[in-house]
RNA sequence: GCGGAUGGCUGGGCGGUCGCGGGUGCCUUUGGCUCUCGAGGAAAGUCCGGACUCCAUGGAGCGGCGGUGCCGGGUAACGCCCGGGCGGCGUAAGCCGACGGAAAGCGCCACAGAGAACAGUCCGCCCCGGGCCUUUGUGCCGCGGGGUCAGGGUGAAACGGUGGGGUAAGAGCCCACCGCGGCCCCGGCAACGGGGCUGGCACGGCAAGCCCCACCGGGAGCAAUGCCGAAUAGGAUCUCCAUAGGGCGGUUUGGCCCGGGGCGGCUCCGGCCCUUUGGGAGAUCGGGUUGGCAGCUAGAGCCCGCCGGUAACGGCGGGCCAAGAGGAAUGGCCGCCCAUGGGCCUCUGCUCCGGGCAGGGGUCCGGGACAGGAUCCGGCUUACAGGCCGUCCGCGCGC
RNA sequence: GCCCCCGUCGUCUAGAGGCCCAGGACGCCACCCUUUCAAGGUGGAAAUCGCGGGUUCGAAUCCCGCCGGGGGCACCA
Numbered sequence: 001g002c003g004g005a006u007g008g009c010u011g012g013g014c015g016g017u018c019g020c021g022g023g024u025g026c027c028u029u030u031g032g033c034u035c036u037c038g039a040g041g042a043a044a045g046u047c048c049g050g051a052c053u054c055c056a057u058g059g060a061g062c063g064g065c066g067g068u069g070c071c072g073g074g075u076a077a078c079g080c081c082c083g084g085g086c087g088g089c090g091u092a093a094g095c096c097g098a099c100g101g102a103a104a105g106c107g108c109c110a111c112a113g114a115g116a117a118c119a120g121u122c123c124g125c126c127c128c129g130g131g132c133c134u135u136u137g138u139g140c141c142g143c144g145g146g147g148u149c150a151g152g153g154u155g156a157a158a159c160g161g162u163g164g165g166g167u168a169a170g171a172g173c174c175c176a177c178c179g180c181g182g183c184c185c186c187g188g189c190a191a192c193g194g195g196g197c198u199g200g201c202a203c204g205g206c207a208a209g210c211c212c213c214a215c216c217g218g219g220a221g222c223a224a225u226g227c228c229g230a231a232u233a234g235g236a237u238c239u240c241c242a243u244a245g246g247g248c249g250g251u252u253u254g255g256c257c258c259g260g261g262g263c264g265g266c267u268c269c270g271g272c273c274c275u276u277u278g279g280g281a282g283a284u285c286g287g288g289u290u291g292g293c294a295g296c297u298a299g300a301g302c303c304c305g306c307c308g309g310u311a312a313c314g315g316c317g318g319g320c321c322a323a324g325a326g327g328a329a330u331g332g333c334c335g336c337c338c339a340u341g342g343g344c345c346u347c348u349g350c351u352c353c354g355g356g357c358a359g360g361g362g363u364c365c366g367g368g369a370c371a372g373g374a375u376c377c378g379g380c381u382u383a384c385a386g387g388c389c390g391u392c393c394g395c396g397c398g399c
Numbered sequence: 400g401c402c403c404c405c406g407u408c409g410u411c412u413a414g415a416g417g418c419c420c421a422g423g424a425c426g427c428c429a430c431c432c433u434u435u436c437a438a439g440g441u442g443g444a445a446a447u448c449g450c451g452g453g454u455u456c457g458a459a460u461c462c463c464g465c466c467g468g469g470g471g472c473a474c475c476a
Stems, first nucleotide, its partner, number of pairs: 001395010012337007020038004025033003040370001044381002047379005052221004057270006065217005070084005085099001086097004100212002105210002107206003122152002124148006130141003133137001160178006179201001180199008225294004235285007245258004259275005287475003301320008338368001340366012400472007409425004417456001427443005449465005
């Protein structure tokens, strides 16, 4: 210098002017004035995890349903993050991985192919038998029986791979190495790695098909929920509670005890309700309102420093307070500047010379991405013009 | 704001790993019939299965992420 990898930051600035929303204070109060605050790294998608609130019959177990899935750590928690292992890609820096179990069971594997999961003989090879001959052979065959899975062919996949021995031809039939399984030893918390002995191969793929194993999970969501106020027909239909009483006391309701019945997906323990009264509960339709307050933003908060940890992160100390409204404000214009694109004029250098390339100056025009809070927080994913800073790798050149 | 559902020829739909370079109906086009039109008959065209990745030998179908569309949820008696 060129080409790459990766981590982080930023997301126009200043001034003037006219406006918008919240809050405080004041006033001459259908409003006005002063001061102050006023979007993001994703506020987005609503995909995960929580806080908070309500609902359900409180707890335990079982079943069902849903989710997660190498190991260790972090965290309030997570499907997130960090570190490590294994596999893949890359010369490398580095990047990517739904990465438990297919020797528990079921299911599927189209077409092609002889055969697709308790394998299999289509061609070929080999042996035996038979037949043929105007070449009696190391011959030939639309022939029969058997052996074989080494070779061909089909397929995404053909029942361990390579080499050697062996054999009629072959074959884990035997041997060496590799792969795979079992046992042992060593290192590591573990995933896993290394080594030794052994088995002759028995074990195809799919679990983002059912399933098995381990772990986790009750449901709904701030339009949750609580309080106040206003208005209306305190309306109609349907369903359910629904079964069994007795005693004390009392003589009207009501209360207590025993018994009985009901309420969850099921069981057990506990709890609640009903038990004879004219009620209660739920659903649907119809009717009314479109008000106020709380929830509401100080929080797993932000910034800086030190310490522990490889890191994610944690601890300690100091400082700071920064939108909280409703269908909802954060904007418009002007001037200067900055990054950047294009046109024209001009100058300089090089050159293959009416042209091209590189650089400088002047002037004009354009011009700043993606996007916007709605209870809050931690993540993930997706969108994003341009600019800045750091670390690392490869190649070339110079010293 | 929160929750749920859907996406296949122009329209309505079938499909639920291979029999599907996707079937049917209406519509469209051509021909036959008719003097002509309609009806009827025969044939044909018409689908990036919303988009992009992944799993699998193989995806409309299974999984993930986006995009688009639709629906529901206020309070009081």

Two RNAs folded together computationally: RNase P RNA and transfer RNA, 476 nucleotides in total. Its mean pLDDT, the model's own confidence on a scale to 100, is 78.